[in-house]
This record gives sequence, C1' cells and structure tokens, in this order.
RNA sequence: CUCAUCAUGAGGGACUGAGGGAACGGCCCAGUGAAGUCCCGGCAACCGCCUCGAACCUCCGCCUCCGGACAGACCCGGAACGGAUCGGGGAAGUGGUGCCAAUUCCGCCCGGACGCGAUCGUCGCCCCGGGGAAGAUGAG
Repeated sequence: CUCAUCAUGAGGGACUGAGGGAACGGCCCAGUGAAGUCCCGGCAACCGCCUCGAACCUCCGCCUCCGGACAGACCCGGAACGGAUCGGGGAAGUGGUGCCAAUUCCGCCCGGACGCGAUCGUCGCCCCGGGGAAGAUGAG
C1' cells in the first nucleotide's frame, strides 16, 4: 500500500501499585486494584488443515489421450487431470496469529418509523437501514 472482517463469544491467580478505554470530546472502568510482566484457563475461526464444487480468463506441472511435424523421440497445438485462484461446508488446541468491560463504548453524513421532551420556524433523545472518517486484527 491492497483486500477481508469488526453486534457474537471468552478471566482467574501471582508480582507490582495509578492509571486506563488509540487520538480529541463525551461517557465510562479503576485501591472491592488501572496499566504492565508472568502462569494457568478460555473464546473465535483470519491463515494453515480436511472435504465438496467452480463460469470465463491466466499461470505452472504432467501420468494419459487427440491432432500436427518427424525415420522415431525430443518438439508444437489442444483435451483431461493436479496445483495456483475463487466459493460452500467441516474439525480444531497438537500448527502461525489474534482476542477475553461496555457495538470498534459513543460521536460524522443521508434516509425511515414509533414514542418522549422542548420550540416562533424547528430541533434534541431513543430505534432501524445505508454510507464515510479514523482505528484494530488477519492475509498478501
């Protein structure tokens, strides 16, 4: 930088001792112990693994088959198959990561519905859907 996901789920102990939730604001968590380190436990299913399938194209391999060429093989073209790739399903702590307060805690924009509150026009709160920003994690 690109792509995918972000509503689910899963915490105890020891050491230590004041902060933490990315940033800003809000709102929360925290001496009934924050952050950190270690130990043990757990969750999940991104990669990997198993299995099934795939429209077109591309690349790689090659047991085989067809055609061409050749004295014949090498060779050239194609098919099938296997792999790369993509998709569905599955198992899983014995692989590589990740995670274990609150939707990624909330926020911005657009649309919609009930209710509540305030208002001169209208707006705010709550709920649902879509989009965006930033971030996190994984894969490349």
This is a predicted structure of a 140-nucleotide RNA (SAM riboswitch aptamer (S box leader)) from uncultured Nocardioides sp. Its mean pLDDT, the model's own confidence on a scale to 100, is 75. NCBI's taxonomy places the organism under Bacteria, Actinomycetota, Propionibacteriales, Nocardioidaceae, Nocardioides. Its Rfam family is "SAM riboswitch aptamer (S box leader)". Rfam describes the family as follows. The SAM riboswitch is found upstream of a number of genes which code for proteins involved in methionine or cysteine biosynthesis in Gram-positive bacteria. Gene Ontology term of the family: regulation of gene expression. The sequence is in RNAcentral, with records from MGnify.